Molecule: Bacterial RNase P class A
Organism: uncultured Jannaschia sp.
RNA sequence: GAGGGCCGGGCGGCCGCGGCGCCCGGGCCCGUCCCGGGGGGCGAGGAAAGUCCGGACUCCACGGAGCGACGGUGCCGGGUAACGCCCGGGCGGCGGCCUUCGGGCCGCCGACGGAAAGCGCCACAGAGAACAGACCGCCGCGCCUCCGGGCGCGGCAAGGGUGAAACGGUGGGGUAAGGGCCCACCGGGGGACCGGCGACGGGACCCGCGAGGCAAGCCCCACCGGGAGCAAUGCCGAAUAGGGACCGCGCAUGGGGCCGCUCCGCCUCGCGGUCCGGGUUGGCAGCUCGAGGCCCGCGGCGACGCGGUGCCCAGAGGAAUGGUCGCCACCCCCCGCGAGGGGGGCACAGAAUCCGGCUUACAGGCCCUC
Numbered sequence: 001g002a003g004g005g006c007c008g009g010g011c012g013g014c015c016g017c018g019g020c021g022c023c024c025g026g027g028c029c030c031g032u033c034c035c036g037g038g039g040g041g042c043g044a045g046g047a048a049a050g051u052c053c054g055g056a057c058u059c060c061a062c063g064g065a066g067c068g069a070c071g072g073u074g075c076c077g078g079g080u081a082a083c084g085c086c087c088g089g090g091c092g093g094c095g096g097c098c099u100u101c102g103g104g105c106c107g108c109c110g111a112c113g114g115a116a117a118g119c120g121c122c123a124c125a126g127a128g129a130a131c132a133g134a135c136c137g138c139c140g141c142g143c144c145u146c147c148g149g150g151c152g153c154g155g156c157a158a159g160g161g162u163g164a165a166a167c168g169g170u171g172g173g174g175u176a177a178g179g180g181c182c183c184a185c186c187g188g189g190g191g192a193c194c195g196g197c198g199a200c201g202g203g204a205c206c207c208g209c210g211a212g213g214c215a216a217g218c219c220c221c222a223c224c225g226g227g228a229g230c231a232a233u234g235c236c237g238a239a240u241a242g243g244g245a246c247c248g249c250g251c252a253u254g255g256g257g258c259c260g261c262u263c264c265g266c267c268u269c270g271c272g273g274u275c276c277g278g279g280u281u282g283g284c285a286g287c288u289c290g291a292g293g294c295c296c297g298c299g300g301c302g303a304c305g306c307g308g309u310g311c312c313c314a315g316a317g318g319a320a321u322g323g324u325c326g327c328c329a330c331c332c333c334c335c336g337c338g339a340g341g342g343g344g345g346c347a348c349a350g351a352a353u354c355c356g357g358c359u360u361a362c363a364g365g366c367c368c369u370c
Stems, first nucleotide, its partner, number of pairs: 001370007009328007017043002020040001022038006028031001045348001049359002052357005057229004070225005075089005090112001091110008113220002118218002120214003135160002137156008168186006187209001188207003193202003233285004243276007254269005292311001295308005330345006
């Protein structure tokens, strides 16, 4: 330096705050009631955060099946209620160590299905960027020559040069020069068969080699997927305004409105009572006992599972979880030879229906691996 695990101040006193039991006293309309007092127990986190995934729960929608669209996931096996999470393994990349140079071991990282289904793209540089290409260069022939070379027609792709990438690499043979043209080794493709649940590994033998990269471009393949969210949702429900029904009273040659006045035109109808429906503020439920957590045993490499014991561990609602003091622990500064003394600091943050994850923030401390 990299990766991972754990902790993230401790004890006590006093004064407060929010829930929940218990006891005592009082009140009435006697109840699962109200008021007062006492005492007990509990009261933020590893991330309560971001709201990014997966669920539980609730409401809405929905005949069944198939296909398509859209969105998501993407090596294999396992774990789990489920997951894009976790565990184990495979393959690839990087680093370290060892090595009989064939490889082996350890650590970290990887959106890690398909590029011989099709389409598209590959900047700059470069002659040429995908069934490519000839700038310099190499070779042969012809012509010219001031003997340095130049021009033309062919052959080539070894060497140089450009680039992230130039259509296998190294060496040899061969050739006018070259080229898998031929050969050896390496690399590559196919591959009977063998091992493994599988990803995959090994591989006789065959093929001179055809096959660039990108799918966090379209696409193809496989699998998964209704929508909204506790401000969900359910119950109780005033006063006022507004709605409806019924009854009673009233009536139009009228009242009100159409921006001031007149005429014309159009629209509309008052008061009281009873009941109903919806429903705002509010109250109650949902609400916290749960895929819960401690310890022990067993199974498993592990994630995790099974069994036993025994625990109750915030439940607020404009929202409690605070303040202060003492001692101790840790860090820093100053004084002191020293024992010690004085001063300061102690992060990120903070429940809001609840769980499982991921990600992000974090003073300081401990441990493990490389």